[in-house]
Context: one part of a larger RNA
RNA sequence: GAUUGAACGCUGGCGGCAGGCUUAACACAUGCAAGUCGAGCGGUAACAUUUCUAGCUUGCUAGAAGAUGACGAGCGGCGGACGGGUGAGUAAUGCUUGGGAAUAUGCCUUGAAGUGGGGGACAACAGUUGGAAACGACUGCUAAUACCGCAUAAUGUCUACGGACCAAAGGUCUACGGACCUUCGGGCCUCGUGCUAUUGGAUGAGCCUGCGUUAGAUUAGCUAGUUGGUAGGGUAAAGGCCUACCAAGGCGACGAUCUCUAGCUGGUCUGAGAGGAUGAUCAGCCACACUGGAACUGAGACACGGUCCAGACUCCUACGGGAGGCAGCAGUGGGGAAUAUUGGACAAUGGGCGCAAGCCUGAUCCAGCCAUGCCGCGUGUGUGAAGAAGGCUCUAGGGUUGUAAAGCACUUUCAGUAGGGAGGAAAAGUGUACGGUUAAUACCCGUAUGCCCUGACGUUACCUACAGAAGAAGCACCGGCUAACUCCGUGCCAGCAGCCGCGGUAAUACGGAGGGUGCAAGCGUUAAUC
Numbered sequence: 001g002a003u004u005g006a007a008c009g010c011u012g013g014c015g016g017c018a019g020g021c022u023u024a025a026c027a028c029a030u031g032c033a034a035g036u037c038g039a040g041c042g043g044u045a046a047c048a049u050u051u052c053u054a055g056c057u058u059g060c061u062a063g064a065a066g067a068u069g070a071c072g073a074g075c076g077g078c079g080g081a082c083g084g085g086u087g088a089g090u091a092a093u094g095c096u097u098g099g100g101a102a103u104a105u106g107c108c109u110u111g112a113a114g115u116g117g118g119g120g121a122c123a124a125c126a127g128u129u130g131g132a133a134a135c136g137a138c139u140g141c142u143a144a145u146a147c148c149g150c151a152u153a154a155u156g157u158c159u160a161c162g163g164a165c166c167a168a169a170g171g172u173c174u175a176c177g178g179a180c181c182u183u184c185g186g187g188c189c190u191c192g193u194g195c196u197a198u199u200g201g202a203u204g205a206g207c208c209u210g211c212g213u214u215a216g217a218u219u220a221g222c223u224a225g226u227u228g229g230u231a232g233g234g235u236a237a238a239g240g241c242c243u244a245c246c247a248a249g250g251c252g253a254c255g256a257u258c259u260c261u262a263g264c265u266g267g268u269c270u271g272a273g274a275g276g277a278u279g280a281u282c283a284g285c286c287a288c289a290c291u292g293g294a295a296c297u298g299a300g301a302c303a304c305g306g307u308c309c310a311g312a313c314u315c316c317u318a319c320g321g322g323a324g325g326c327a328g329c330a331g332u333g334g335g336g337a338a339u340a341u342u343g344g345a346c347a348a349u350g351g352g353c354g355c356a357a358g359c360c361u362g363a364u365c366c367a368g369c370c371a372u373g374c375c376g377c378g379u380g381u382g383u384g385a386a387g388a389a390g391g392c393u394c395u396a397g398g399g400u401u402g403u404a405a406a407g408c409a410c411u412u413u414c415a416g417u418a419g420g421g422a423g424g425a426a427a428a429g430u431g432u433a434c435g436g437u438u439a440a441u442a443c444c445c446g447u448a449u450g451c452c453c454u455g456a457c458g459u460u461a462c463c464u465a466c467a468g469a470a471g472a473a474g475c476a477c478c479g480g481c482u483a484a485c486u487c488c489g490u491g492c493c494a495g496c497a498g499c500c501g502c503g504g505u506a507a508u509a510c511g512g513a514g515g516g517u518g519c520a521a522g523c524g525u526u527a528a529u530c
Base pairs, nucleotide, nucleotide: 001530002529003528004527006526007525008524009523010522013377014376015375016374017373018372019370020369021335026333027332028331030330031329032328035078036077037076040075041074043071044070047069048068049067050065051064052063053062054061055060056059085288086287087286094213095212097210098209099208100207103205108201109200111198113196114195115194116150118148119147125140126139127138128137129136130135156165157164158163171193177188180187181186215259216258221251222250223249226248227247228246229245230244231243232242233241263285264284265283266282267278268277269276270275290311291310292309293308294307313324314323315322316321341367343366344365345364349363350361351360352359353358380410381409382408383407390401391400392399393398414471416466417465418464419463420462424457429451430450431449432448433447434446435445436444474519475518476517477516478515479500480499481498485514486513487512488511489510495502496501
């Protein structure tokens, strides 16, 4: 000199853009953060509509009906493995950059094939019953895109190459046509969407491996599943990954083992560079989710807001037993020099579910707080010598503050008040036309176009008008380094100080004042890095 996730002191007008627990991976009250689908299913607790019945106050009271819109709880599907947080652990099961083969991959996409015929349950519900509660137990009824056989079976899997084996839900919705059938529910046909097995692709994932990636030798030897082989098991998959047997290997001064420290990287800061330091925000990877362990489900987890076991802690209890996990967003206590609101909205972007409308989304977008940082603007402009008054100083003449003020003439950025007012909005929906599909001018899909609407921010940005200089300057320093000097007080005292040093009666170095210098909504100090 540059820099910072900074803190502290004094001071503080506005805006834009960013940032905001670096400490206790300490403990957490409360609310929210993952749901959705009735176009899978049986149904009907609530709400509404309609219809019926009864009473009458003649438009409300009661009751009934899943008939309709919808829908609590339940069965079922998909999603809760993403998104969000934190950096405890990890010195290599990690990361970075190359290489590789022995793998599976939901949703998406491509090709070709199938979607036949049956069965028995379990919730909900009803009844009985246990428990303080959490939560159950027994009996009975019932549906499905829930579950289980049978059939079919290849370009699939296994194979000893003979063969063997493996599936599904003709379900849901939209309607049309009529030579047809009908138990009036529909069937047949068609369309869209599913389901089953499969071929490629894409996406994300698992595995192996080379180089690189702190410090300590006051750590020199370490290792028995250890190193390799054979056989088997296991996995989606190679492999001591596991087991039995056999051999006795394997690593190490090119630093094994042990100990300390640490998430890694793109980057960031500094520097002419080489390098040094660092890893906040943003992005990629990894690890973790009260502590330790384990598996289940699933395409994917050994799963933050799932399950089980053990432990510590907290809470409820009828003492028999139960409940919980903010390193999600806010917020509280505590720790600390120190770090924000128990806010708004799904309008946009994205995600989950759904045919869709839509619902959910503390992701996200916004707002609030904080000079924490960077950037921009303002706190007036011109004129004005009687060089006013006052202050300070003085050789008492003056000098300086100082064109500074007052005065005169202007302007109105920003803030304030009032009015106007973009963009972030594309869609979805609906109408029409054309094309595809089809027997079809239905339906559905695609394209074009018209209409109608959708904004949390928001009193938006921006523009116009109004009034009046009106509302807006401090901080540090002035001995040398280092830009800037005098007076008073003090008298080796009080004090200053980054270094040299200053102060013992004329202190430009302490304290105050006047003046000056430097930065400026900041200025200094401390800490830290180069």

The prediction has a mean pLDDT of 84. The part of an RNA shown here (small-subunit ribosomal RNA, 5' domain) has 530 nucleotides and comes from an uncultured prokaryote.